Predicted 3D model of a 330-nucleotide part of an RNA (large-subunit ribosomal RNA, domain IV) from Thermovenabulum gondwanense. Its Rfam family is "Bacterial large subunit ribosomal RNA". Its family is annotated with ribosome and structural constituent of ribosome in the Gene Ontology. RNAcentral holds the full RNA, with entries from SILVA. Lineage of the source: Bacteria > Bacillati > Bacillota > Clostridia > Thermovenabulum.
[in-house]
Context: one part of a larger RNA
RNA sequence: CCCUCGUUAAGGAACUCGGCAAAAUGACCCCGUAACUUCGGGAGAAGGGGUGCCCUACGGAUAGUAGGGUCGCAGAGAGCAGGCCCAAGCGACUGUUUAGCAAAAACACAGGUCUCUGCUAAGGAGAAAUCCGACGUAUAGGGGCUGACGCCUGCCCGGUGCUGGAAGGUUAAGGGGAGGGCUUAGCCGGAAGGCGAAGGUCUGAACCGAAGCCCCAGUGAACGGCGGCCGUAACUAUAACGGUCCUAAGGUAGCGAAAUUCCUUGUCGGGUAAGUUCCGACCCGCACGAAUGGCGUAACGACUUGGGCGCUGUCUUGACGAGGGGCCCG
Repeated sequence: CCCUCGUUAAGGAACUCGGCAAAAUGACCCCGUAACUUCGGGAGAAGGGGUGCCCUACGGAUAGUAGGGUCGCAGAGAGCAGGCCCAAGCGACUGUUUAGCAAAAACACAGGUCUCUGCUAAGGAGAAAUCCGACGUAUAGGGGCUGACGCCUGCCCGGUGCUGGAAGGUUAAGGGGAGGGCUUAGCCGGAAGGCGAAGGUCUGAACCGAAGCCCCAGUGAACGGCGGCCGUAACUAUAACGGUCCUAAGGUAGCGAAAUUCCUUGUCGGGUAAGUUCCGACCCGCACGAAUGGCGUAACGACUUGGGCGCUGUCUUGACGAGGGGCCCG
């Protein structure tokens, strides 16, 4: 010097990103317990008191209860054995997870909703046989989203998707075969050359040809989207009101400097002697918003944030001690 542990005057978080670590609390009995609440809870809330031994009475009692006495610093005499409260965020909850840096506000979850599937089901594994689904049958099974519960979930179907429609347009193979090319028996011609049936062969127009696409509708708990400028009230300010442009439609309720706010330590209030954090408001929402759910919410949480009581070597600020290492000698 390092590790592990013990004690510590006065103070008591002044430490620090942060009470990290440590300390404190701790058992049983009795008293007593708030807001809030889904009436279960919250609750071991909080906060208090008691606890040894001896005698007496009651008692079956070496359960108990009451009274009296008595010892110690200390009676749950050692050890094992909740710290608590207030407020906010997120997630309802118990669960699950990154085997070896993350346990969470991530995943799951009951519940909600949409959609597919009529049974050789849909869907899935497999070149196939076959199997799962299921020895199930729509109160069943698959898939997507949301995520207890409460109150709710607005507007847009122009684009994309899906569903339905079938009049018209477009449209493949195939059908069809007008026409054309090559070939030549023959014919014409003095010749050069020309014409050229049948057959063969190479092509080949019109026309007839589905779904799809175009087209017409529907559909948002489908993918998604949910405006701008100007003016206006008898102080000022502001604009219920008006005008205009654009759009498929211009963000309803609720919430809001928020796990979202750049400007920003916004402004006001609270808390502190002092508060970029925190809580309550305001609304100018850079860039919340309704199942990629919105807003609340009792209970729950090794979650996150702010505050407080208790308690302490975290600190002011060190000191002493114990054990084990290291180091020196051997």